c-di-GMP-I riboswitch aptamer from a Gammaproteobacteria bacterium, 88 nucleotides, folded computationally. It was read from a public genome assembly, where an Rfam model found it.
RNA sequence: UCGAUUCUUGGGCAAACUCACCGAAAGGUGGGGACGCAAAGCCUCCGGUCUACGGGACGUCAGUGCCUACGACAGCGGGGUUGCCGGU
Numbered sequence: 001u002c003g004a005u006u007c008u009u010g011g012g013c014a015a016a017c018u019c020a021c022c023g024a025a026a027g028g029u030g031g032g033g034a035c036g037c038a039a040a041g042c043c044u045c046c047g048g049u050c051u052a053c054g055g056g057a058c059g060u061c062a063g064u065g066c067c068u069a070c071g072a073c074a075g076c077g078g079g080g081u082u083g084c085c086g087g088u
Base pairs, nucleotide, nucleotide: 004088005087007086012037013036017032018031019030020029021028022027035075041081042080043079045078046077047076048073049072050071054068055067056066057064058063
C1' cells in the first nucleotide's frame, strides 16, 4: 500500500422525555438527556409515512370523521454519493 475480517482502542452521532426559539401543523434548530446507530454523514430520484396554512369539495354559512404538497421524515425502505482511527 492492496484485499479480507467486523474484533476492537480512540473518537463520532443521539431516540423518548425536557427547556428555549422557529413553524398553521407535521416538524426543525440549539441546550440538557441516551433508546439505539458502522455511515443514525450528505442528497427527496423511487416507494412509503406524517401534516394541511393556502387551495378545492361540501355546507344548514357554524363549520367539516372530505380531497390536495408546493411542507416534513435521510433514525421507514430502496437508490445515489462521500468517508475516519486502530487491531488481526
Its Rfam family is "c-di-GMP-I riboswitch aptamer". Its family is annotated with cyclic-di-GMP binding in the Gene Ontology. Its mean pLDDT, the model's own confidence on a scale to 100, is 82. NCBI's taxonomy places the organism under Bacteria, Pseudomonadati, Pseudomonadota, Gammaproteobacteria.